[in-house]
RNA sequence: UACGAUCUUUGGGGCGGAGUGAAAGUCUCCACCGGCAGUAAAGUCUGCGAAUCCCUUGGGGGACCGAGCGGGUGAAAUUCCCGCACCGACGGUCAUAGUCCGGAUGAGAAAAGAAAUUU
Numbered sequence: 001u002a003c004g005a006u007c008u009u010u011g012g013g014g015c016g017g018a019g020u021g022a023a024a025g026u027c028u029c030c031a032c033c034g035g036c037a038g039u040a041a042a043g044u045c046u047g048c049g050a051a052u053c054c055c056u057u058g059g060g061g062g063a064c065c066g067a068g069c070g071g072g073u074g075a076a077a078u079u080c081c082c083g084c085a086c087c088g089a090c091g092g093u094c095a096u097a098g099u100c101c102g103g104a105u106g107a108g109a110a111a112a113g114a115a116a117u118u119u
Stems, first nucleotide, its partner, number of pairs: 002119001006114005016030004031099002033088002035048004043086002052063004068084005090102003
């Protein structure tokens, strides 16, 4: 000096207006939101996490895993700028949910920090 192991902390946002109706934050119109790492700055690229399903005594393993184009600038951008689009687990509910409630004071990619040891 570097890597790994250890500990601590952090680690997901969003329904406002109108309409219909007995009833809707769930439908319709407008609106609003965007985890982590990489890379020219990304919800839509690549990879990962979460959720869901299966297996497992346990630790864990496997499956599954949404959606973007056109133009501009530039050495470089599906990442910036302009325009127009698109996507969003499971269970619940007087009525169908990305935005409400619940599993969840959970889990977690990962980020920051701490002290010591080994090579």
The RNA shown here (FMN riboswitch aptamer (RFN element)) has 119 nucleotides.
The sequence was found by an Rfam model in a public genome assembly.
Its mean pLDDT, the model's own confidence on a scale to 100, is 82.